[in-house]
RNA sequence: GGGCCGUUAACUCAGUGGGAGAGUGCUUCCUUGACGCGGAAGAAGUCAUAAGUUCGAAUCUUAUACGGCCCA
Numbered sequence: 001g002g003g004c005c006g007u008u009a010a011c012u013c014a015g016u017g018g019g020a021g022a023g024u025g026c027u028u029c030c031u032u033g034a035c036g037c038g039g040a041a042g043a044a045g046u047c048a049u050a051a052g053u054u055c056g057a058a059u060c061u062u063a064u065a066c067g068g069c070c071c072a
Stems, first nucleotide, its partner, number of pairs: 001071007010024004018055001026042005048064005
């Protein structure tokens, strides 16, 4: 330098055009003498950044950034 893959909640990850989600973690309450376990409820997201396509984009296209793998 070229090619491919990835980037979504604090962490690990789903989500192939119209409702942003799960598990763990966190907070509150119940339970306990207390902690833990268990039960109930809740908060937390500029969907890496920018632009484009579209009535509508996490999703499609392009560029950029970061990470990984391969080739040279």
Molecule: transfer RNA
Organism: Syntrophomonas wolfei subsp. wolfei str. Goettingen G311